[in-house]
Formats: sequence, structure tokens, C1' cells
RNA sequence: GCUGAAGAGGGCGGACCAGGGCCGCCGCCGAAGGAGCAACCUCCGCCCAACGGAGCGAAACUCUCAGGCAACCGGGACAGC
Repeated sequence: GCUGAAGAGGGCGGACCAGGGCCGCCGCCGAAGGAGCAACCUCCGCCCAACGGAGCGAAACUCUCAGGCAACCGGGACAGC
């Protein structure tokens, strides 16, 4: 670079002729980004072990700040070439 690529509301109210969009409220999703931590390891409690505390510490786990929740468009972790 090319290809594939999930989840969750066409919720309620307002201005507006209406759709879309915007604002407010409620509900929900995790796969941009962001945050959290288990073991191991290190340090301290005189030394080893145990125990306690601190540090370090990954994810597809957890959180949901950000982002997103018909289709189209766009984004998209990750996978293949």
C1' cells in the first nucleotide's frame, strides 16, 4: 500500500413545515486513542525464607475520559497478502 473487519438508540424533549443536522436528557457499546492490574523481577522492614509495604508490570481482561450506537459515508483494533 491492497483486501477483509465487530458491538451498541432511527430513544425522549426543544426550536424548525418536514427529513437531515443542532441543543438538552436518558439508555447502551468497545476494536482509534487513553486509563487500571496478576505473576515474575527489584527495593525496604538487620541477613535467608515466609509475611507486609513500595516500585516495575501485558492483553482480545477491566474502566468508559475520548470515540461510537439504521443505511450511506467516514473511522476501525486486528488478520491476510

The RNA shown here (Glycine riboswitch aptamer) has 81 nucleotides and comes from a bacterium. The model forms 88% of the base pairs in the Rfam consensus. The sequence was found by an Rfam model in a public genome assembly.